[in-house]
Context: one part of a larger RNA
RNA sequence: GGAUGAACGCUAGCGGCAGGCCUAAUAUAUGCGAGUCGAGGGGCAGUCACGCUUUCGGGCGUGAGCGACCGGCGCACGGGUGCGUAACGCGUAUGCAACCUACCCACAACAGGAGGAUAGCCCGGAGAAAUCCGGAUUAAUACUCCAUAAUGCGGUGGUACCGCCUGGUACUACAUGCUAAAGCUUUCGAGUGGUUGUGGAUGGGCAUGCGUCUGGUUAGUUAGUUGGUGAGGUAACGGCUCUCCAAGGCAACGAUCAGUAGGGGGUCUGAGAGGAUGAUCGCCCACACUGGUACUGAGACACGGACCAGACUCCUACGGGGGGCAGCAGUAGGGAAUAUUGGGCAAUGGGCGAGAGCCUGACCCAGCCAUGCCGCGUGCAGGAUGAAGGCCUUCUGGGUUGUAAACUGCUUUUAUAGGGGAAGAAAACGUUCCUGCGGGAAUAACUGACGGUACCUUAUGAAUAAGCACCGGCUAACUCCGUGCCAGCAGCCGCGGUAAUACGGAGGGUGCAAGCGUUGUCC
Numbered sequence: 001g002g003a004u005g006a007a008c009g010c011u012a013g014c015g016g017c018a019g020g021c022c023u024a025a026u027a028u029a030u031g032c033g034a035g036u037c038g039a040g041g042g043g044c045a046g047u048c049a050c051g052c053u054u055u056c057g058g059g060c061g062u063g064a065g066c067g068a069c070c071g072g073c074g075c076a077c078g079g080g081u082g083c084g085u086a087a088c089g090c091g092u093a094u095g096c097a098a099c100c101u102a103c104c105c106a107c108a109a110c111a112g113g114a115g116g117a118u119a120g121c122c123c124g125g126a127g128a129a130a131u132c133c134g135g136a137u138u139a140a141u142a143c144u145c146c147a148u149a150a151u152g153c154g155g156u157g158g159u160a161c162c163g164c165c166u167g168g169u170a171c172u173a174c175a176u177g178c179u180a181a182a183g184c185u186u187u188c189g190a191g192u193g194g195u196u197g198u199g200g201a202u203g204g205g206c207a208u209g210c211g212u213c214u215g216g217u218u219a220g221u222u223a224g225u226u227g228g229u230g231a232g233g234u235a236a237c238g239g240c241u242c243u244c245c246a247a248g249g250c251a252a253c254g255a256u257c258a259g260u261a262g263g264g265g266g267u268c269u270g271a272g273a274g275g276a277u278g279a280u281c282g283c284c285c286a287c288a289c290u291g292g293u294a295c296u297g298a299g300a301c302a303c304g305g306a307c308c309a310g311a312c313u314c315c316u317a318c319g320g321g322g323g324g325c326a327g328c329a330g331u332a333g334g335g336a337a338u339a340u341u342g343g344g345c346a347a348u349g350g351g352c353g354a355g356a357g358c359c360u361g362a363c364c365c366a367g368c369c370a371u372g373c374c375g376c377g378u379g380c381a382g383g384a385u386g387a388a389g390g391c392c393u394u395c396u397g398g399g400u401u402g403u404a405a406a407c408u409g410c411u412u413u414u415a416u417a418g419g420g421g422a423a424g425a426a427a428a429c430g431u432u433c434c435u436g437c438g439g440g441a442a443u444a445a446c447u448g449a450c451g452g453u454a455c456c457u458u459a460u461g462a463a464u465a466a467g468c469a470c471c472g473g474c475u476a477a478c479u480c481c482g483u484g485c486c487a488g489c490a491g492c493c494g495c496g497g498u499a500a501u502a503c504g505g506a507g508g509g510u511g512c513a514a515g516c517g518u519u520g521u522c523c
Stems, first nucleotide, its partner, number of pairs: 001523004006519005013376006019369002021334001026332003030329003035073003040070002043066002047064007080287003089212008099204002104200007112146004122135005152178003155174008183192003213259003220250003225247004230242003262284002265281001266277004289310005312323004340366001342365003348362001349360004379410004389401005415460006424450001430443005467512005472493003478507005488495002
């Protein structure tokens, strides 16, 4: 000098864009943060409309629609944090002849028949509650069985080509074995879903080369350890697990141990090499009160799922139950220190749905904070009696503040008041037409949280707006008074003991400026 997620002191007019618990992965009141589908199902609690009825309490029916329940898809995304991890965790480059992939796309084929339950509803019971039990009855795109069956999965063979060790690909043979399915809507044209297979796309899994902090005052370490055989397990290879066998494996090219730490794209600095760093944004990993476990599922060993144990905490009728903000706000605590218990789904994106739509603290916005960067303003021109006052002085005087002020003219960014006033939003849906399908075209509307905001314009009037640090040298900027090794200053050298440009005040000056200085940290 540059930089900063900064803090502190003094000061403060505005706007745009960004950023905002670095500490206690401490504890958390309250609200919200993942639902959706009635075009899968039986139904119908509640609401609205209409009709009928009434003993005026209400009852019944139809439609709109739909709580709870069964079922499907989603909840593995999105959002948070950096505890752990020195590791194939990450980065980079490869491999899988050892693998999986819901939804999506392409192609091929198929969808025949049968059955038993169960939630809900109803009846009854237990309990303070959480919740649970019994009986009767009912449905499905829930569940089960049979059929059909190949190019799928197996078995036994054959041929050709190829290769990277186990082998791979294609074709083919067998009276060979095994395995599927679901409907719904409809304008009756169709649409959408179901099952199997092949391929694609996307996402993942695994393996390997190289790279990846400090300590040798850590030198030896390892028994599933290293390899083999056989089995089990997995989507898949593998001591991943197990039986048996062998005795190996790693290590001064630093094993093991200990400490520290998420990694990288990047960021800061530097001419570069390098050094430091890993906030915000996007990629990967890990975690979700602590530890463990699996279930469901295409995918989890699952933040707002389950079970067990533990610590903490809440309710209780004492028998027993509930909870997990490292989601968004918010609270307490800690701290030098870090924001609102805000608005909206209008846009973008996501889930579900045929769609309308519903949900979305993702997101888009607003609020707070000079935390940073950038921009603008606090006037401009003229004006010498060089005014008054202040300060200095060699004191009837002079110098300086200083064109500074007054005064005259001008302007109006900004401010205040009035008026106008956006873009971000054109789709989806609907209607009509075209098309073999997918889909396409046309058309009229509807939809804005921000926000009456940005922006434009009119009027008024210099009107509403400057501080902070420094002035001995380094280092731009000097005098007076006070003090008298005191009080104090100080980044280093050093100032102060009676004329201190170094302390404190004043006048003047210098630098930066809505900031200025100090402190911390990095280069």

Model confidence (mean pLDDT): 85 of 100. The part of an RNA shown here (small-subunit ribosomal RNA, 5' domain) has 523 nucleotides and comes from a metagenome. Its Rfam family is "Bacterial small subunit ribosomal RNA". Its family is annotated with structural constituent of ribosome and ribosome in the Gene Ontology.